This is a predicted structure of a 61-nucleotide RNA (transfer RNA) from a bovine gut metagenome. Its Rfam family is "tRNA". Its family is annotated with triplet codon-amino acid adaptor activity in the Gene Ontology. About the family: Transfer RNA (tRNA) molecules are approximately 80 nucleotides in length.
[in-house]
């Protein structure tokens, strides 16, 4: 330190950006822009707690 394919957010209170993926618009092709939209055991296992991604133990890397 560990969170979506990456790279990272996220006061104990509905898990999200960006890129990237699919779909569609636009375009005489691509690409670039533009809307939508899918994708997450929050590394494993217990504890605290009405409620844990977030607090504590323990593992594992």
């Nucleotide at each position: 330190c560990g969170u979506a394919g990456c790279u990272c957010a996220a006061u104990g209170g509905u898990a999200g950006a960006g890129c990237g993926g699919u779909u569609g618009g636009c375009u005489g092709u691509u690409a670039a822009c533009c809307a939508a939209u899918a994708g997450g055991u929050u590394g494993c296992a217990g504890g605290u707690u009405c409620g844990a991604g977030c607090c504590c133990u323990g593992c594992c890397g």
The prediction has a mean pLDDT of 83.